[in-house]
């Protein structure tokens, strides 16, 4: 130096170009209990690594940065 994959709530993961980005786990509220933990119901949290392009429309498609991970030389 070259090639490929990853980047999405505090964690973890999904998401055919078109619904209000979905679900665990974690927090908080509430119920239950004496009283915690189980367990029940519910609420809040991510504009999707950054830029820019493509589209009527991009988390997604394309290119450039950025950070990680393989591999090859």
């Nucleotide at each position: 130096g070259g090639a490929c994959c990853c980047a999405u709530a505090g964690u973890c993961c999904a998401g055919u170009g078109g619904u209000u980005a979905a679900g665990a786990c974690g927090u908080c509220u509430c119920c239950c209990u004496u009283a915690c933990a189980c367990g029940g119901a519910g609420a809040a949290g991510a504009u999707c690594g950054g830029a820019g392009g493509u589209u009527c429309g991009a988390g997604u498609c394309c290119u450039c940065c950025u950070g990680g991970g393989u591999c090859c030389a």
A computed fold for a 73-nucleotide RNA from a Candidatus Pacearchaeota archaeon, annotated as transfer RNA. The organism belongs to Candidatus Pacearchaeota, within Archaea. Model confidence (mean pLDDT): 82 of 100.